[in-house]
RNA sequence: AUGAACAAAGGCAAAUCCGUCGAAAGGCGGAGACGCAAAGCCACGGGUCUAAGUCAUGAGGCGCACCUUCAUGAGACGAUCGCCGGGUUACCUAUA
Numbered sequence: 001a002u003g004a005a006c007a008a009a010g011g012c013a014a015a016u017c018c019g020u021c022g023a024a025a026g027g028c029g030g031a032g033a034c035g036c037a038a039a040g041c042c043a044c045g046g047g048u049c050u051a052a053g054u055c056a057u058g059a060g061g062c063g064c065a066c067c068u069u070c071a072u073g074a075g076a077c078g079a080u081c082g083c084c085g086g087g088u089u090a091c092c093u094a095u096a
Base pairs, nucleotide, nucleotide: 001095002094003093011036012035016031017030018029019028020027021026034082040088041087042086044085045084046083047080048079049078054074055073056072057071058070059069060067061066
């Protein structure tokens, strides 16, 4: 410097359960291992998930304004780096 097949020192930890935060997706801690050679870190691009607040429509409280409740739809400012790509740093080891 390049690589990630094998081995080893070790590392991480899906589902599920418990606790906790959150409207939710999901996060964090503990137990637990399906897997992972960057399953370390960064939401930068795409994807996916969520929809409290917001917007629209309808219904309702009223005859308007207005209000809040319900239903339906739209929609990231939310989440995911263990979906893919990109950026960045690096242990062991192999080769030069």
Molecule: c-di-GMP-I-GGC riboswitch aptamer
Organism: Paenibacillus whitsoniae